[in-house]
RNA sequence: GAUAAAGGUAAACCCCGGUAAACCGGGGGGCACAAAGCUGCGGGUCUAAAGUAAGCCGUCAUCGCAGAAAUAUGAGUGGAUUCUCAAUACAAUGGCUUACCAUGAUAGCCGAGCUGCCGAA
Numbered sequence: 001g002a003u004a005a006a007g008g009u010a011a012a013c014c015c016c017g018g019u020a021a022a023c024c025g026g027g028g029g030g031c032a033c034a035a036a037g038c039u040g041c042g043g044g045u046c047u048a049a050a051g052u053a054a055g056c057c058g059u060c061a062u063c064g065c066a067g068a069a070a071u072a073u074g075a076g077u078g079g080a081u082u083c084u085c086a087a088u089a090c091a092a093u094g095g096c097u098u099a100c101c102a103u104g105a106u107a108g109c110c111g112a113g114c115u116g117c118c119g120a121a
Base pairs, nucleotide, nucleotide: 001118008033009032013028014027015026016025017024018023031108037114038113039112041111042110043109044106045105046104051100052099053098054097055096056095057094058093059092072088073086074085075084076083
């Protein structure tokens, strides 16, 4: 499902709690809902912690790593791989920002699967 009855769920918002976040749980609330019951299986959407990449700012300072070997630069200095000092690159490492990304979330976005209350004709 019948212009019926009995019952059910609970959006926004507020309070408390959880989470990095999305979002979730409890209380209040009630927009709606005939599967707005259950399952993240497919799609969509939301989030982006971890990870990856880029940028910026630091830390470290002939220090580290690799290697049979190579000893970045300047000054002290005549000489320096070795000693002292200085500044910076590579490497390493920390922080921040941005981008990508689900393994996170959503069943009240859609599909799929499963289950189910009440009651005439």

The prediction has a mean pLDDT of 78. c-di-GMP-I riboswitch aptamer from a marine sediment metagenome, 121 nucleotides, folded computationally. RNAcentral holds the sequence, with entries from MGnify.